[in-house]
RNA sequence: GCGGCCAUGGUGUAACGGUUAACACAGGAGAUUGUGGCUCUCCUGAUCCGGGUUCAAUUCCCGGUGGUCGCC
Repeated sequence: GCGGCCAUGGUGUAACGGUUAACACAGGAGAUUGUGGCUCUCCUGAUCCGGGUUCAAUUCCCGGUGGUCGCC
């Protein structure tokens, strides 16, 4: 330099182009308990960036950035 793949809460993963972006862990509050743990309830928090297509984009297209793998 070229090509493939990936980028979503603090972490790990979901999401036929259309319901309020879902689940688990973590964090906060509460219930329970003599205390703690376990368990239960509630809450906080995310689509890498910029354009395009579309009535509608996490999803499709283009460019960029970063990561990873391969080739040279």